Transfer RNA from an archaeon, 74 nucleotides, folded computationally. RNAcentral holds the sequence, with entries from ENA and MGnify. The coordinates come from a structure-prediction model, not an experiment, and the mean pLDDT is 82. Its Rfam family is "tRNA". By type it is a transfer RNA.
RNA sequence: GGGCCCGUGGCUUAGCGGUUCAUAGCACAUCGUUGACGUCGAUGGGGUCGUAGGUUCAAAUCCUGCCGGGCCCA
Numbered sequence: 001g002g003g004c005c006c007g008u009g010g011c012u013u014a015g016c017g018g019u020u021c022a023u024a025g026c027a028c029a030u031c032g033u034u035g036a037c038g039u040c041g042a043u044g045g046g047g048u049c050g051u052a053g054g055u056u057c058a059a060a061u062c063c064u065g066c067c068g069g070g071c072c073c074a
Stems, first nucleotide, its partner, number of pairs: 001073007010026003018057001028044005050066005
């Protein structure tokens, strides 16, 4: 330098153009339970979907540039 794949709460992830609010698990906070911790149960907070544009009536989802990560080729 060329090619391919990936990027969604702190971590791992669902979503594949349209059901006011974007999923779930773990983690976190509060409450209950316990002598206490843990386990278990209930409730709650936390995301402008890497970024900037484009297409569309409508974009996390399709297209392009850039950024970051991984792999391959030279």